[in-house]
RNA sequence: UUUUUAUAAAGAUCGAGGAGAGAGAUCUGGCUCUAUGACCCUCAGGCAACCGUCCUCUUGGAAAAGGUGCCCCAACCAGCCCAAAUGUGGAAUGAUAAAAG
Numbered sequence: 001u002u003u004u005u006a007u008a009a010a011g012a013u014c015g016a017g018g019a020g021a022g023a024g025a026u027c028u029g030g031c032u033c034u035a036u037g038a039c040c041c042u043c044a045g046g047c048a049a050c051c052g053u054c055c056u057c058u059u060g061g062a063a064a065a066g067g068u069g070c071c072c073c074a075a076c077c078a079g080c081c082c083a084a085a086u087g088u089g090g091a092a093u094g095a096u097a098a099a100a101g
Stems, first nucleotide, its partner, number of pairs: 001101007013044001015043004022033003027079004045071003050067002053062003075093001080090002082087001
């Protein structure tokens, strides 16, 4: 980086340090956050259970020591399709995990 499969309106820091201007996937329109320091990085703390570990052997179950991931509130909302029409509907796109190339 490509493909396939699975998941997502649950959960979890208003912590400390660094740094310094934009950020939320701008593809578009809105809306929001941000020098009272956002986004990002490191440390500490936590959430969860995809791979892995243990038990069962058959569905499954347990723990959270390993590899990721996540922790201000739907993937911020809408955009495409459907609808008995203002929906926890479907698709697309992006994100995370695993496998293969």
Molecule: SAM riboswitch aptamer (S box leader)
Organism: Crocinitomicaceae bacterium